[in-house]
Context: one part of a larger RNA
RNA sequence: CGUGUGAUACUUGAAGGGGAGAUCUUCUUAGUACGAGAGGACCGGAAGAUACGAACCACUGGUGUUCCAGUUAUCCUGCCAAGGGUAAUGGCUGGGUAGCCAAGUUCGGAAUGGAUAAGCGCUGAAUGCAUAUAAGUGCGAAACCAACCCCAAGAUAAGGUAUCGAUUCUGCGUAAGCAGAGAGAGGCUCCUUGUAGACUACAAGGUUGAUAGGCUGCGAGUGUAAGUUCUGAAAGGAAUUCAGCUAAGCAGUACUAAUAAGCCGAGAGU
Repeated sequence: CGUGUGAUACUUGAAGGGGAGAUCUUCUUAGUACGAGAGGACCGGAAGAUACGAACCACUGGUGUUCCAGUUAUCCUGCCAAGGGUAAUGGCUGGGUAGCCAAGUUCGGAAUGGAUAAGCGCUGAAUGCAUAUAAGUGCGAAACCAACCCCAAGAUAAGGUAUCGAUUCUGCGUAAGCAGAGAGAGGCUCCUUGUAGACUACAAGGUUGAUAGGCUGCGAGUGUAAGUUCUGAAAGGAAUUCAGCUAAGCAGUACUAAUAAGCCGAGAGU
């Protein structure tokens, strides 16, 4: 820009496009059919497995340089104590929430139909027979077309449904129409953000408000803070204390910030 009024939602899709499509073992049928025996099925039923793929984080774990603790050397806060800085940009070490992830969990390939390939037929002439073919007609594969999952109306034949707003006034004009004005569903800018993200977009909100921060509570992590008291000659130990501290989690709460405002936006086609 188009989809011949402007929007907001929800959709159709055998228009079209993409994805997927794998294989094995065991049990059973059945030691049956077959076979002198050795051996040993089709068809059908069931259960597992491998690889691959998708999604997810309740479980098992990894990471988790923004959480907690321990600890060596050295420097600083005058000293003790308590803290902080640096150690190849996490000093080292032990753990670890959210998120992300796999080695974890769940699921998938199926079933079915259509038309076929090689192949196998039925009826059957040319050619009184024969012949699956010439007319006609059937079966038949992980391939093909559907079916399953995803995208999809720029599918220019531009689809459908619901709802909302409009089709007003003035001037010129015989009219078609042209110009101007207002109205208005809705949208955008802007701002707080994240389930989204390079930007954009998308999504949640903007006081009629829980969108983010703060605060409070809970969860979860670490593992018992500082100070004081007791004890020991001391290093140290014990009690107060399942303490103290705490990120991204879950709720509640307008304390802070989303204020205010501006802009766009239809009157109609062949």

This is a predicted structure of a 270-nucleotide part of an RNA (large-subunit ribosomal RNA, domain VI) from a Candidatus Omnitrophota bacterium. The coordinates come from a structure-prediction model, not an experiment, and the mean pLDDT is 86. Rfam family: Bacterial large subunit ribosomal RNA. Gene Ontology terms of the family: ribosome and structural constituent of ribosome. The organism belongs to Candidatus Omnitrophota, within Bacteria.